The RNA shown here (Guanidine-I riboswitch aptamer) has 119 nucleotides and comes from an Alphaproteobacteria bacterium. Rfam family: Guanidine-I riboswitch aptamer. A reference for the family is Battaglia et al. (2017), "Structural basis for guanidine sensing by the ykkC family of riboswitches", RNA. Lineage of the source: Bacteria > Pseudomonadati > Pseudomonadota > Alphaproteobacteria.

[in-house]
Formats: sequence, C1' cells, structure tokens
RNA sequence: UUGCAGUGCAUCUAGGGUUCCGGCUUGCGCGAACCGCGCGGGCGCCUGGUCCGAGAGAUGCACUCUCGGCCACGCAGAUGCGUGGCAGGGAGACACGGCGGGCCAAAAUCCCGGGAGAA
Repeated sequence: UUGCAGUGCAUCUAGGGUUCCGGCUUGCGCGAACCGCGCGGGCGCCUGGUCCGAGAGAUGCACUCUCGGCCACGCAGAUGCGUGGCAGGGAGACACGGCGGGCCAAAAUCCCGGGAGAA
C1' cells in the first nucleotide's frame, strides 16, 4: 500500500420526531348556562399512546469458524483422507468519528457509514 473478514433477523432500550390518537389553545355553529358536541386553524419549548429506532447498547434465535465423538458412503496396503449427517465443547475480539445528503408524516445513534477523517 492492497485484498479478505469483522454475519443475519427478531424483541426491547437509549434516542427521535409529529402521520394518527390524546392534550392545550383558538374561530364558527348547535344546545338555556357551566360545560359538552360537530366542523376547521395552531402548538412537540405538550408528560403521553401509535410510529421510527442503534457497527461502536441489551437479550434471544440463527449463522460462520474451530475441536474432538458417533453414523453412512467413497478412496486407500496400514496409519488415514474426502463428502454428507447427528448431537456436543470453544470462539465471534476491538471500535474516536464530522460536514453534507436520503427515507418515511417528520426527525434521529435509522440509511449513505466500521464511510471522509483521526489515532
């Protein structure tokens, strides 16, 4: 310097905004009034429900690699080797990170991205 690998999904959390629900507010109308109902506007600097949601967060199930064991078949003079199957042991480490752009209603630790860059 280059290449390969550092796995996938689900559930959840940190976090996120505002499509819907709810809440607050407001205009009009109805009801005798408090208040309630209907239609419309605004507010996420409205705690919330729905919703989105982590490479560097959690859990689970898979998956990959490796180790020997058993079974079947094939090769082989023997030790063995290969392919497939079954149930197991072990490992899957480390990880600072913009600007900008994109998705959905919108935003985001989502996607671009283990990117650019830094060490």

Its mean pLDDT, the model's own confidence on a scale to 100, is 83.